[in-house]
RNA sequence: CUCAUCAAGAGCGGUGGAGGGUACCGGCCCUGUGAAACCCGGCAACCAGCGCGUAGUCGUAUGGUGCUAACUCCGGCGGGAUAACAUCCCGAAAGAUGAG
Numbered sequence: 001c002u003c004a005u006c007a008a009g010a011g012c013g014g015u016g017g018a019g020g021g022u023a024c025c026g027g028c029c030c031u032g033u034g035a036a037a038c039c040c041g042g043c044a045a046c047c048a049g050c051g052c053g054u055a056g057u058c059g060u061a062u063g064g065u066g067c068u069a070a071c072u073c074c075g076g077c078g079g080g081a082u083a084a085c086a087u088c089c090c091g092a093a094a095g096a097u098g099a100g
Stems, first nucleotide, its partner, number of pairs: 001100006011040001013039003019030003024076004041068003046064003049060003052056001072094001077091005
């Protein structure tokens, strides 16, 4: 840089000790009834593998990742619905993951 996906799913465990929701701004949350991190467990099925009277929007879960509060926690740009505060919808941007 290109393509695909992002509304589902996943612990009442151990170590650990104060922070966390990747960055910025604004919100809103989680956290000592124990954050991050690590281990174990689990979820998923992108890639590889394997299976199948050969072919799928298939199955499996062995390996490589990934994930395991809240839609990618919500908004930050554009468009639309309602008279409007506000709310809602669509898209973009950005980001995340995988493959190349």

Overview:
A computed fold for a 100-nucleotide RNA from a soil metagenome, annotated as SAM riboswitch aptamer (S box leader). The RNAcentral record of the sequence draws on MGnify. It matches the Rfam family "SAM riboswitch aptamer (S box leader)". Its family is annotated with regulation of gene expression in the Gene Ontology.